Bacterial RNase P class A from candidate division Zixibacteria bacterium CG_4_9_14_3_um_filter_46_8, 366 nucleotides, folded computationally.
The source organism's lineage runs through Bacteria, Pseudomonadati and Candidatus Zixiibacteriota.
Rfam family: Bacterial RNase P class A. Rfam classes the family as a ribozyme.
The coordinates come from a structure-prediction model, not an experiment, and the mean pLDDT is 76.
The sequence was found by an Rfam model in a public genome assembly.

């Protein structure tokens, strides 16, 4: 330099004129003064805040999460960190990607291949006996015996080496390897380590167990105000309404004409509120490895409803392009990519210009 990967920042600015929208100063109008779309506004995946329901909740079923500390209003989110795996690299080291509760409560899967997929009547094979043919150490038939050695396969009742055996096997012995469980030593813990003792497919984003965690509702939530008419309507039942779905339980209403749900039919549909002060921005200071906390200053920074936040002129940044030999200067252009606030905030993912910063690794210079 180039290839991969991680993370930051930014997304032109300032003045003028004119539109638009919104707040204040005014009773009103006029005028004057602040202020006006994002790193993601997106998606609507999570988690709230906040609103309605409830005099009262309990269980069930249902969804959600899973290594360990730690932050946070909370989270499936961010942070430190163990341990497994995988790639890079000759390898440690380092980066850089994934993953993490139970298989020792139970069912259920493991295609094909191969005798066989937790279990054997054993393909090729090894040993013994007994009969036969053969004359050599073979072949066929019977009978007891193995699963050590070969073959399939991702995987074949943990691996090496050995005692034994007719032939062999954890049938024993010696060492390791996973694991369960105890105890010691480090660490807050998940672990790690050292001694012992237990067992020896895998699979659970398979169904199950286990622990935690979760009433629902949605700003078109829910109030307020004005308009409006039509119910000669049907239905229900020992019932009807209340908290996603059952179930108990308590409260309320009602005994059928009036309360309550459903069907079907007519009417009204403008306006105010909610609504922008917040788990808020900035700065700077201690604590902390960090995510963050705290303390002090310090701002106030959209609120519309068919739906505003533009448009032109100069300058300036910064890009590109073009003349002058070059600095450098002159002239031309340029919201440039993705994209537009709608009840707010904190993750997550996605879409995308520009520029820096760090790491592996390869090449080339010194």
């Nucleotide at each position: 330099u180039u290839c991969g990967c991680g993370g930051g920042c930014c997304a032109c600015g300032c003045g003028g004129u004119c539109g638009c929208c919104u707040c204040g100063a005014u009773a009103a109008a006029a005028u004057c003064g602040g202020g006006g779309a994002g790193g993601a506004a997106a998606g609507u995946c999570c988690g709230g805040g906040c609103u309605g329901c409830g005099u009262a909740g309990g269980g069930c079923a249902c969804g959600g999460c899973g290594c360990c500390u730690c932050g946070u209003a909370a989270c499936g989110c961010a942070a430190g960190g163990a341990c497994c795996c995988c790639g890079a690299u000759a390898a440690c080291a380092u980066c850089g990607g994934g993953g993490u509760g139970g298989a020792a409560a139970g069912u259920g899967c493991c295609a094909c291949a191969g005798a066989a997929a937790c279990a054997a009547u054993a393909c090729c094979g090894c040993c013994c006996c007994c009969a036969g043919c053969a004359a050599c150490u073979g072949c066929c038939g019977g009978g007891a015996g193995c699963a050590a050695g070969g073959g399939u396969g991702a995987a074949a009742c943990g691996g090496u080496g050995g005692u034994g055996u007719a032939a062999g096997a954890g049938a024993c012995c010696a060492c390791c390897c996973a694991c369960u469980c105890c105890g010691g030593u480090g660490g807050c813990a998940a672990c790690a380590u050292c001694g012992g003792u237990u067992u020896g497919g895998g699979u659970a984003a398979a169904c199950c167990c286990c622990g935690c965690c979760g009433g629902u509702u949605g700003c078109a939530a829910g109030g307020c105000c004005a308009a409006g008419u039509a119910u000669a309507g049907g239905a229900g039942a020992a019932g009807g309404a209340g908290u996603u779905g059952c179930c108990c339980g308590c409260u309320c209403c009602a005994u059928a004409u009036u309360a309550c749900u459903c069907c079907a039919g007519g009417g009204u549909a403008g306006g105010c509120c909610g609504c922008a002060u917040g788990a808020g921005u900035a700065u700077g200071a201690c604590a902390g490895u960090g995510a963050u906390g705290u303390c002090a200053u310090u701002c106030c920074c959209a609120g519309a409803u068919a739906g505003a936040u533009g448009a032109c002129c100069g300058c300036c940044u910064u890009c590109c392009g073009u003349u002058c030999a070059u600095a450098g200067a002159g002239c031309g252009g340029a919201u440039u990519a993705c994209a537009g606030a709608a009840c707010c905030c904190g993750g997550c993912u996605u879409a995308u210009g520009g520029c820096c910063c760090g790491c592996u690794a390869a090449c080339c210079u010194u």